[in-house]
Context: one part of a larger RNA
Molecule: small-subunit ribosomal RNA, central domain
Organism: uncultured bacterium
RNA sequence: CUGGGCGUAAAGGACGCGUAGGCGGGUGAUUAAGUCAGGUGUGAAAUCCAAUGGCUCAACCAUUGAACUGCACUUGAAACUGGUCACCUAGAGUAUGGAAGGGGCAGAUGGAAUUAGUGGUGUAGGGGUAAAAUCCGUAGAUAUCACUAGGAAUACCGAAAGCGAAGGCGAUCUGCUGGGACAUAACUGACGCUGAGGCGUGAAAGCGUGGGGAGCAAACAGGAUUAGAUACCCUGGUAGUCCACGCCCUAAACGAUGAAUGCUAGUCGUCGGGGCUCUUGUAGUUCCGGUGAUGCACCUAACGGAUUAAGCAUUCCGCCUGGGGAGUACGGUCGCAAGAUUAAAACUC
Numbered sequence: 001c002u003g004g005g006c007g008u009a010a011a012g013g014a015c016g017c018g019u020a021g022g023c024g025g026g027u028g029a030u031u032a033a034g035u036c037a038g039g040u041g042u043g044a045a046a047u048c049c050a051a052u053g054g055c056u057c058a059a060c061c062a063u064u065g066a067a068c069u070g071c072a073c074u075u076g077a078a079a080c081u082g083g084u085c086a087c088c089u090a091g092a093g094u095a096u097g098g099a100a101g102g103g104g105c106a107g108a109u110g111g112a113a114u115u116a117g118u119g120g121u122g123u124a125g126g127g128g129u130a131a132a133a134u135c136c137g138u139a140g141a142u143a144u145c146a147c148u149a150g151g152a153a154u155a156c157c158g159a160a161a162g163c164g165a166a167g168g169c170g171a172u173c174u175g176c177u178g179g180g181a182c183a184u185a186a187c188u189g190a191c192g193c194u195g196a197g198g199c200g201u202g203a204a205a206g207c208g209u210g211g212g213g214a215g216c217a218a219a220c221a222g223g224a225u226u227a228g229a230u231a232c233c234c235u236g237g238u239a240g241u242c243c244a245c246g247c248c249c250u251a252a253a254c255g256a257u258g259a260a261u262g263c264u265a266g267u268c269g270u271c272g273g274g275g276c277u278c279u280u281g282u283a284g285u286u287c288c289g290g291u292g293a294u295g296c297a298c299c300u301a302a303c304g305g306a307u308u309a310a311g312c313a314u315u316c317c318g319c320c321u322g323g324g325g326a327g328u329a330c331g332g333u334c335g336c337a338a339g340a341u342u343a344a345a346a347c348u349c
Base pairs, nucleotide, nucleotide: 004320005319006318007303008302012317014201015200016199017198021194022193023192025088026087027086028085029084030083031082033081034080035077036076037075038074039073040072041071042070049065050064051063052062053061054060091191092188093187094186095184096183097182103177104176105175106174107173108172109171110154115149116148117147118146119145120144121143125136126135162169163168206247207246208245209244210243211242215241216240220236221235222234223233258316259315260314261313262312263311266294267293268292269291270290271289272288273287274286275285276284277283278281298305299304322349323348324347331342332341333340334339
């Protein structure tokens, strides 16, 4: 340097933006760096290879040839790659238009429910379990009515549905704001794809400071169960869960499936936008974009995948290389810490 792979066997980075780099649409002209052809010089000798010869053969040695696949210079070619110039519109972007959406941030507001408090009615139980007990209750509980307080979550709609790069997002209204799809084809004219490093985002738990604390609930306590029961069940209950700001940076962060582009049978839904047709409707048909089911070709070890590919191809990145040791030790970087990240070896089967 090379091979085979990455849905489930080892293996896709949690996700995005993007630097270097790699790769890159159509036409014409030009150049000649890559590329190709010819020539000249050089490419020491030995070695290797071929032929012949010498030691009785061989090893070995000698002679001749070929070769030394390279480098430099030079003369040309111009299809392809590259450079330069001009142009193009199919990629990409912009503009305009009317729609969809739990996309994000901030503020305001609402009702149901739980709990607590106060007051009224009312009396002996309530609660809990497989059964009990701890627990609450004559200092009046549970139940019921009214009022008050506070926090958290937003029933129905709700869906195989929608939006977002992922994490994720669900009461209502207002303000600010991101993205995507469709239609028109007006504008720019390759402005593109990928992306080592880098930067940003990143559930839950956890950490720091200050608030908040209704319900739930690690830890903890008690009651049961049991041979025991540091559990499962029950009664309580603190961190936490909530808010603001700052950290942490990990997940079965999953579609266990990287991104982009092109191509490759159908059938049946559903969501968004548009066109056409008529009998103007809860209609028919069709185009684009999303999201599902089923199913050819093809792929797959099988399961299964199958225009949202795991099919056929191209470009770029990441990753794997028997099990254990080990995602560990040491060192580095990051962190307040917890720890995260990078990441071996001995030994052993």